This is a predicted complex of two RNAs, RNase P RNA and transfer RNA, with 464 nucleotides together. Its mean pLDDT, the model's own confidence on a scale to 100, is 81. It holds a member of the Rfam family "Bacterial RNase P class A". By type it is a ribozyme.
RNA sequence: GGAGGAGGUCGAGCAGUCGCUCGCCGCGAGAGCGGCGGGAGGAAAGUCCGGACUCCACAGGGCAGGAUGGCCGCUAACGGCGGCCCCGAGCGAUCGGGGGAAAGUGCCACAGAGAACAGACCGCCCCGGCCCGCAAGGGCGCGGGGUAAGGAUGAAACGACGAGGGUAAGAGCUCGUCAGCCCCGCGCGUGAGCGGGGGGCUCGGCAAACCCCAUCCGGAGCAAGACCGUGUAGGAGGGAGGCCCGGCUUCGGCCGGGCGCGGACGGCCCGUCCGUUCCCUCGGGUCGGUCGCUCGAUCCCCCGGGCAACCGGGGGACCAGACGAAUGGCUGCUGCUCCCGCCGUUGGGCGGGGGGACAGGAUCCGGCUUACAGACCUCCUCCGGCG
RNA sequence: GCCCCCGUCGUCUAGAGGCCCAGGACGCCACCCUUUCAAGGUGGAAAUCGCGGGUUCGAAUCCCGCCGGGGGCACCA
Numbered sequence: 001g002g003a004g005g006a007g008g009u010c011g012a013g014c015a016g017u018c019g020c021u022c023g024c025c026g027c028g029a030g031a032g033c034g035g036c037g038g039g040a041g042g043a044a045a046g047u048c049c050g051g052a053c054u055c056c057a058c059a060g061g062g063c064a065g066g067a068u069g070g071c072c073g074c075u076a077a078c079g080g081c082g083g084c085c086c087c088g089a090g091c092g093a094u095c096g097g098g099g100g101a102a103a104g105u106g107c108c109a110c111a112g113a114g115a116a117c118a119g120a121c122c123g124c125c126c127c128g129g130c131c132c133g134c135a136a137g138g139g140c141g142c143g144g145g146g147u148a149a150g151g152a153u154g155a156a157a158c159g160a161c162g163a164g165g166g167u168a169a170g171a172g173c174u175c176g177u178c179a180g181c182c183c184c185g186c187g188c189g190u191g192a193g194c195g196g197g198g199g200g201c202u203c204g205g206c207a208a209a210c211c212c213c214a215u216c217c218g219g220a221g222c223a224a225g226a227c228c229g230u231g232u233a234g235g236a237g238g239g240a241g242g243c244c245c246g247g248c249u250u251c252g253g254c255c256g257g258g259c260g261c262g263g264a265c266g267g268c269c270c271g272u273c274c275g276u277u278c279c280c281u282c283g284g285g286u287c288g289g290u291c292g293c294u295c296g297a298u299c300c301c302c303c304g305g306g307c308a309a310c311c312g313g314g315g316g317a318c319c320a321g322a323c324g325a326a327u328g329g330c331u332g333c334u335g336c337u338c339c340c341g342c343c344g345u346u347g348g349g350c351g352g353g354g355g356g357a358c359a360g361g362a363u364c365c366g367g368c369u370u371a372c373a374g375a376c377c378u379c380c381u382c383c384g385g386c387g
Numbered sequence: 388g389c390c391c392c393c394g395u396c397g398u399c400u401a402g403a404g405g406c407c408c409a410g411g412a413c414g415c416c417a418c419c420c421u422u423u424c425a426a427g428g429u430g431g432a433a434a435u436c437g438c439g440g441g442u443u444c445g446a447a448u449c450c451c452g453c454c455g456g457g458g459g460c461a462c463c464a
Base pairs, nucleotide, nucleotide: 001383002382003381004380005379006378007377008376009375010374012334013333014332015331016330017329018328020039021038022037023036024035025034026033027032041358045369046368048367049366050365051364052363053221054220055219056218060270061269062268063267065217066216067215068214069213070084071083072082073081074080085098086097087096088095089094099212100211104210105209106206107205108204121151122150123147124146125145126144127143128142129140130139131138132137159178160177161176162175163174164173179202180201181200182199183198184197186195187194188193225291226290227289228288235282236281237280238279239278240277242259243258244257245256246255247254248253260276261275262274263273264272284463285462286461298317299316300315301314302313303312304311305310336355337354338353339352340351341350342349343348388460389459390458391457392456393455394454397413398412399411400410405444415431416430417429418428419427437453438452439451440450441449
C1' cells in the first nucleotide's frame, strides 16, 4: 500500500426569530400573561420472545396443546447473552450449524433390474438347446442357474483401500489398515468432550413428518384495573335446565339442603369457591375527570471479583408523561460531502450550485429481528513492497 | 394501544411435499359459424404462488424474518 474479518461510537453544531407541551413560581376575579426549568430513538418500529404490574381460586390435579434443544455459566426471566466442545466452510482473521433415525410408525417422485431384512438390466461364469466347422473351437434378440468384483440409473445402491487364499466365475470369504457405531475399562476435564487400551458389529436419508426423551409454560391484557361524576327505557325479541326435600309463615313469601344450570374457566375432565341466573340480537345512554403514570432489574464515574456475560461496593444525577396526543418552521454562520468553473499544480486555494438517512414515545423494562445518507474509532488476518 | 385472520393468472378460486415450469370458471385474444351482432364451437395467451432466507434429493405447501391488506376490542343499564 492492497484485499478482507470482528466489535463499538456518533448520526450535524451554534446563534437569532416565530410557535407547541409539561412542571414550579409570580400576577390576575377569570380567561390568561410573564419568568425559570424539562421535552423522543438506536432503532421509540415489527409486536417475535421474556419479565414486572393489574384482574381473574395467590394460580390447584390430570389430559390435550405450545415452546426450547451440545455443555457450563449469567440473569427477574428468556427462544437472549458469555465462555467452551463437536461438525462443516475459508490459506487465515473468522463465519455457519447443533438432542434421539440401533424405540415404533410413515415417506423416499422421476429414472432404474432393484429404494431398505434390496436387487441379476448389461457384463462375467457353468449347464442345456440350436447354428457354423472335418476337428480344435467359435457364435446366439434361446432356456435354467450362479455371481453384488466391473458398467449403467439416481439426491441416495446396503462401509473403504490393499494383499492373500479360494472358485466354474466370484464375494469381508480371511488378514492388515482406515471410517462409523455399540459395550467394557483407564487418564484428564465441573461438563459437553478429548487421548490411549480391549472386545463386538457394518445397522441409508428425512424428526423445520408423526413421534420419543429432557426442561419450561394457568388465562387475559393499561381499551389491565380502581374511584368520582353525568345520563337513559334498568326497554324489546329469541334461546339455554327450575325442580325436589325439610323447617317457619301474617299464605305474599323467607331460610337451609340436594340435583340441575350458570360464572371464575379460555380445548376437555376432576376439584374448589360463588351465584340462582346467564347468553345472543336490536334499541337507549355516557362517549367527562382523577389515579394507575413514570424513581427504575434507571443513568454516569471510580474501585474490587470474574477470561467474559455479569456481580458487589462507594460517590454523583433526576432524564417526556401528553390523550383530537406537544419536541417544529424559517433565516444566517460554521463543519462534512458531491458536482462545475478558475488559479496553482504532489498533498491545495477561491467562487457558484446541490445533498444531509431510517424514522418518531403512548404502562414500563431485558432482548431479538428489520430499516438506516454518512462520519469516526479499536483490534485482528492474508498478500505485496521498502528498511 | 392490544389481539386475531388473510395473501395463487385481470377477477373469483382448487391445491395441503414429487403425479404442478400450478388446474378450473368468468373475462381477454385469434379462428370457425352468421349478411352482421349476440349465443355456440375450436384453439391460445395470461400466475417471480406477496418478498427474502432456510430444511429437504425436491417447497405454492414445512420453518424463520419482512411487506401489504382486512377484522375485532371503550364504559353504563